[in-house]
């Protein structure tokens, strides 16, 4: 000098667990605002995430019990744990290997 590579946060899938809802919240979708994060360092979007407001859409219950409740389900539901897959938009520097 050239070429190749590693690594994060996190996302998704799956299993188990826990809670909530089933009197419909949540999830998902659209628009607007705000904030945050993005490998060891720096920068960072029209991408990502969170949150607020507005809008549209929208569901699976059944059984037991005197009752409180309980059981089995259901929900693109919540949390935690295990396993798996993927994983910096991009740029510069650094790191590892070869040259």
């Nucleotide at each position: 000098u050239a070429c190749a590579g590693a690594g994060u946060a996190g996302a998704c899938c799956u299993u188990a667990u826990u809670g909530c809802g089933u009197u419909a919240a949540g999830u998902g979708c659209u628009g607007a605002g705000u904030a945050u994060a993005c490998a060891g360092g720096g920068a960072g979007u029209u991408g990502a995430u969170a949150u607020u407001c507005a809008g549209a859409c929208g569901a699976a219950a059944a059984g037991a019990a005197a009752a409180a409740u309980c059981u089995u389900g259901c929900g693109g539901u919540u949390u935690u744990a295990g396993g798996g897959u993927c994983g910096c938009a991009u740029c510069c520097c650094g790191c590892u290997g070869u040259u």

Predicted 3D model of a 99-nucleotide RNA (THF (Tetrahydrofolate) riboswitch aptamer). The sequence was found by an Rfam model in a public genome assembly. Rfam family: THF (Tetrahydrofolate) riboswitch aptamer. Rfam describes the family as follows. Tetrahydrofolate (THF) riboswitch was first reported for Ames et al. as an RNA motif in 5' untranslated (5'-UTR)regions of folate transport and biosynthesis genes in Firmicutes genomes.